[in-house]
Molecule: small-subunit ribosomal RNA
Organism: uncultured marine bacterium
RNA sequence: GAGUUUGAUCAUGGCUCAGGAUGAACGCUAGCGGCAGGCCUAACACAUGCAAGUCGAACGGUAACAGAUCUAGCUUGCUAGAUGCUGACGAGUGGCGCACGGGUGCGUAACGCGUAUACAAUCUACCUUUAACUGAGGGAUAGCCCAGAGAAAUUUGGAUUAAUACCUCAUAGUAUUAUAUUAAGGCAUCUUUUUAUAAUUAAAACUCCGGUGGUUAAAGAUGAGUAUGCGUCCUAUUAGCUUGUUGGUAAGGUAAAAGCUUACCAAGGCUACGAUAGGUAGGGGGCCUGAAAGGGUGAUCCCCCACACUGGUACUGAGACACGGACCAGACUCCUACGGGAGGCAGCAGUGAGGAAUAUUGCACAAUGGAGGAAACUCUGAUGCAGCCAUGCCGCGUGCAGGAUGAAUGCCCUAUGGGUUGUAAACUGCUUUUAUACAAGAAGAAACCUCGGUACGUGUACCGACUUGACGGUAUUGUAUGAAUAAGCACUGGCUAACUCCGCGCCAGCAGCCGCGGUAAUACGGAGGGUGCAAGCGUUAUCCGGAUUUAUUAGGUUUAAAGGGUCCGCAGGCGGAAUAUUAAGUCAGUGGUGAAAGCCUACAGCUCAACUGUAGAACUGCCAUUGAAACUGUUAUUCUUGAGUAUGGAUGAAGUGGGCGGAAUAUGUCAUGUAGCGGUGAAAUGCAUAGAUAUGACAUGGAACACCAAUUGCGGAGGCAGCUCACUAAACCAUUACUGACGCUCAUGGACGAAAGCGUGGGGAGCGAACAGGAUUAGAUACCCUGGUAGUCCACGCCGUAAACGAUGAUCACUAGAUGUUGGCGAUAUAAUGUCAGCGUUCAAGAGAAAUCGAUAAGUGAUCCACCUGGGGAGUACGUUCGCAAGAAUGAAACUCAAAGGAAUUGACGGGGGCCCGCACAAGCGGUGGAGCAUGUGGUUUAAUUCGAUGCAACGCGAAGAACCUUACCAGGGCUUGACAUACUACGAAUUCUCUUGAAAAAGAGAAGUGCCUUCGGGAAUGUAGAUACAGGUGGUGCAUGGCUGUCGUCAGCUCGUGUCGUGAGAUGUUGGGUUAAGUCCCGCAACGAGCGCAACCCUUAUUUUUAGUUACCAAUUCGUUGGGUUCUCUAGAAAGACUGCCGGUGACAAACCGGAGGAAGGUGAGGAUGACGUCAAGUCAGCAUGCCCCUUAUGUCCUGGGCUACACACGUGCUACAAUGGCGGAGACAAAGAGUCGCGAGCUCGCGAGAGUCAGCUAAUCUCAUAAACUUCGCCUAAGUUCAGAUUGCAGGCUGCAACUCGCCUGCAUGAAGUUGGAAUCGCUAGUAAUCGCUGGUCAGCCAUACAGCGGUGAAUCCGUUCCCGGGCCUUGUACACACCGCCCGUCACACCAUGGGAGCUGGUCAUACCCGAUACCGUUUGUUUAACCAUUCGGAGAACGACGUCUAAGGUAGGGCUAGUGACUGGGGUGAAGUCGUAACAAGGUAACC
Repeated sequence: GAGUUUGAUCAUGGCUCAGGAUGAACGCUAGCGGCAGGCCUAACACAUGCAAGUCGAACGGUAACAGAUCUAGCUUGCUAGAUGCUGACGAGUGGCGCACGGGUGCGUAACGCGUAUACAAUCUACCUUUAACUGAGGGAUAGCCCAGAGAAAUUUGGAUUAAUACCUCAUAGUAUUAUAUUAAGGCAUCUUUUUAUAAUUAAAACUCCGGUGGUUAAAGAUGAGUAUGCGUCCUAUUAGCUUGUUGGUAAGGUAAAAGCUUACCAAGGCUACGAUAGGUAGGGGGCCUGAAAGGGUGAUCCCCCACACUGGUACUGAGACACGGACCAGACUCCUACGGGAGGCAGCAGUGAGGAAUAUUGCACAAUGGAGGAAACUCUGAUGCAGCCAUGCCGCGUGCAGGAUGAAUGCCCUAUGGGUUGUAAACUGCUUUUAUACAAGAAGAAACCUCGGUACGUGUACCGACUUGACGGUAUUGUAUGAAUAAGCACUGGCUAACUCCGCGCCAGCAGCCGCGGUAAUACGGAGGGUGCAAGCGUUAUCCGGAUUUAUUAGGUUUAAAGGGUCCGCAGGCGGAAUAUUAAGUCAGUGGUGAAAGCCUACAGCUCAACUGUAGAACUGCCAUUGAAACUGUUAUUCUUGAGUAUGGAUGAAGUGGGCGGAAUAUGUCAUGUAGCGGUGAAAUGCAUAGAUAUGACAUGGAACACCAAUUGCGGAGGCAGCUCACUAAACCAUUACUGACGCUCAUGGACGAAAGCGUGGGGAGCGAACAGGAUUAGAUACCCUGGUAGUCCACGCCGUAAACGAUGAUCACUAGAUGUUGGCGAUAUAAUGUCAGCGUUCAAGAGAAAUCGAUAAGUGAUCCACCUGGGGAGUACGUUCGCAAGAAUGAAACUCAAAGGAAUUGACGGGGGCCCGCACAAGCGGUGGAGCAUGUGGUUUAAUUCGAUGCAACGCGAAGAACCUUACCAGGGCUUGACAUACUACGAAUUCUCUUGAAAAAGAGAAGUGCCUUCGGGAAUGUAGAUACAGGUGGUGCAUGGCUGUCGUCAGCUCGUGUCGUGAGAUGUUGGGUUAAGUCCCGCAACGAGCGCAACCCUUAUUUUUAGUUACCAAUUCGUUGGGUUCUCUAGAAAGACUGCCGGUGACAAACCGGAGGAAGGUGAGGAUGACGUCAAGUCAGCAUGCCCCUUAUGUCCUGGGCUACACACGUGCUACAAUGGCGGAGACAAAGAGUCGCGAGCUCGCGAGAGUCAGCUAAUCUCAUAAACUUCGCCUAAGUUCAGAUUGCAGGCUGCAACUCGCCUGCAUGAAGUUGGAAUCGCUAGUAAUCGCUGGUCAGCCAUACAGCGGUGAAUCCGUUCCCGGGCCUUGUACACACCGCCCGUCACACCAUGGGAGCUGGUCAUACCCGAUACCGUUUGUUUAACCAUUCGGAGAACGACGUCUAAGGUAGGGCUAGUGACUGGGGUGAAGUCGUAACAAGGUAACC
């Protein structure tokens, strides 16, 4: 920097990614070289070999080898023997070394390490320098030899022998000790120095005679030891630890100070600045990361430490408590003759085991270094090299140039073609690093030694010559051949560079986070293309970074996590003014140190680089020293403004204790009085004729204090309210008298601390958890009601928590105003006003994510304290402290999620609010729901009952016509380039008719017919046959789509540009005041304008005028018919008319509304057409079109028959009725709008009728359908299942049509069912409307039409009003909703899995304690045994060794504990898990406001 919480936004906050790194590992791949690195795990166990020896110039010697000499045998140069004579040398004595080098990181939280000091408290072999000395003796012992023991390891005895082994003596001081003494210095004890006396301790030889060694002393160098300051991990859920402990005296001990050790004395020492305990860990230079500060780390290299199978112990030595030494104990392994023995790879290789994982049982001492030696030299798994490994870093290569028919293949597409792979390839030319072959071939080597020479004389120094290479025939170089020998891995949705196709279909799978996958996946798998890096590329693990996400640099705490409930106050931190002092902090200079390597800079060497070398810088640190004196500190002296005191005033529900008061409730008694009271949404439980409720009087008792009362007051907080008395405390104001910084904050600590709760004793009126009853309810362990115990009250003692809140710690200073109020003061006039201390409101600057805060800060600064670091688990578990208990305080982890949370925005929603509208309710009229029938749907049935439509917004819907057809369904029979389109070939004009089979489709046979155009080739149209591209599909997906449609809704809304406001989403405009049917209009306004909608423009209708009259109308006549006319009716063109225009009132002077006039019509005159942005993944792939998928002798197509018409049932929509406002019969009147030549069909004739026959007229203002009906009038019927109603059924007919069986309509006669006005519920309608009456049309051969679409006739009732139901609009409010309440979401139970607490216990580890036992070893004692050096009088002594004993101790044992880990029947809660159960607690007033 990015991704991720949201519909979007800002901020908070976590998670994740991009970078770098690694002793790495794994997957795929692999050409070369250089330089580095390579058991991180089991400090697990180890076979085998090697890793420390050397010196004969210390010694006695001679086992092996060589030489020489001698002897013997003879084969005359061989064998055997002898001689240490020589070179040498096994074993041994002795010297030096083995304490270095090499390995590992167990232990260790320590003076272990780092750094800086100190040693006046020390040692130091070999080396260097200086001085002195090196005399005289002695006794042994290994070896060798002899004799034994034993399996072996090993060992015993005897004899003999040497030394630079050992011992004695001499000599000696600048050594040591003691005493005395001189001088100087320092750092406390002291140190150094002069002198004297006394005592004690040395030595080794070899030799070429030069020397090399040896002893003593001093000094240096090197190395080591000790002490001290400072620094050095986590846990307080470890708070007290300590008896040699702390100090002193004395003694011992050490190289050396010291409780280092012992005895005695004292009682100290450490600790909140973290002792003790527990956990973890070698430390540092450095390394990785980071801008730095930091964080992480301690491989390789260097320094220090520790360790060497585990534990302990000492010896030797200059140095060890000793990796390849010793002793003991233990575990383990091995050998054994069972009696005993041996061993220690955390050296180099190597083996097993463990593990994701780490190499050769290599070469050489050539170089560097080390040990020994005089040296040659020997030894050296140190080291130098090589081998293995892409483990890392660096470098090189896998070719370069040209080459477009942009080849072919592959892949993709909008596919006769194009794109891409791609200059890539082929092809042409060039080059040869590397690989291969051959050849040449280093540097690293300087020396030592030997020889020669120079400088003086052996010897030393120098010069010259000679000699020495593991690596290695390696690096390097040359020549030859020829592009020849050499590219992969990961990714490709966003972050993040890179896109298409196919396959699969919430499957398989991917995934770092967000998330992909449910039939069009750039996210899975494959392919092609592309991107990135490249001999590597990815993944995993770990660390830093990003993360300012522990914040010193550099964060926060009103609401996101976070201010302790409040005050007091010790330690601590911080602290007013002035002068002086000092120099601890601070600052500056100088000196020392800060190892080397590393990092950085410069230069240089390998062809470059990595790598390496040289030089510089740096090492930010520590110590010392010199100076400065502003600030902080120290010390001293002052000051008054901070703080406090004093005097006076005044305030308040401040606290504690006592006394008093009235109202009300309850109870009791008495009285009046009678049937209910009480309670609720409605009731009931309850009380009441044994007299309630109500009313009055009196009495008793407890609790709380109306009005005043307030945005008031007081208190540190909790909290405090009738009146009054006593005691106590406090802020405030005024005076400026006194003290003189006495202050602020405060971890631990102390005190106070609502309510509830607990204990003891009282008290108990009202209220009232628990409980009981009554209701409500599906249930109701609740809400409501009737009762009611604890409690509430008092005293004393606990508890110590609250949403203890201003969700805002305390103190101090500073930063505009306005306004109200409480308590004082000043001055006034009781205004106005000033000032101090409080309590409020609103705001400038500023702050803030915003809301908001704003002198009472959340602003600007200072000091101190407290707290926070994602959500859940969890304020839980364990531990501890407190508490009588309840519980409180402190306070985790495993596991799990990618969010959780804040503020604000837009919507949606609310059993939130306000305003308004609608046949929404209400007021009315008529229906539906009951009956029969029609029709549609569901269901059922069926071979099929084709398909679709399903709340409103499906259900007389698609369908404005299912007997065949339609038809998509079923059964059966057929066809396969097809019933249909285009293209090719061959033949035949096309076409028509007849016969046979068949249910038909179809198949077969026969006959008639020869057309049109022509450039004479042929063509057009049509049929048959063949072949291939293809046709065809009412098959799927309306959730892939277009188009069309429904619905909200003819509701009044939906947006945009510019500007402004806001960090932003967004807001404003569009809100507000009026008004309207209307976002209609007016006014106002940080808005000004505009668009789609509204309205208007369009059509019909209502009035009039005008024009024009045929088929209309009028008149002539009864009509036809003919001629005439245009006044009226009518028809259809053009105009007029209505605009709140006029008047009055209301209103803001506006818009507008109300009323009126005129008018045919009045406030949109009535009706229609017209449907904004959008919503419902609404409907339709079966109207049509269309992507993709599917079928292709079938899911296509033809035919016959059947089905879509089924029928226990349920629902919707209708028709006809139930009758008298009626039915039937007779007579009579008035429409509009339509349709008609395959038609309407007059008239006439026949038939009861449906209809039939015949035919006029009409392509229609002319003719026809065509009598309109309700209505009027006359008559009958008289309340009944009827003269109502007409279902159902029988018979007989008519019509359409190839055909009326399934399954048509109509007529006549007969039959005459249910039904007497319809439960819950529900629908339509506000005027020419409802209701009622008939007429017409489309589709159509006919018709199941009672449907649908139109037309006219007759023609009402009601609207108080907006409380309620439904739907909608605007504003506002709340929200945990945004898939938007059909939302979200809580808890128990059931199931699966996971981690975890408790748990009778069980099993380990670890730490001390007490006691027992006690190896080795040191030390001490010693009457025992033994004994070469010296002494000796030869008895013995001194000394020593062994043994024994003692102190101490490792290991072991016993006992009880502490801590910790694992496990455990059972058990507790927790977490997670697409569709389990029960309810509905929360979010809206969440339906009882929520919460602590």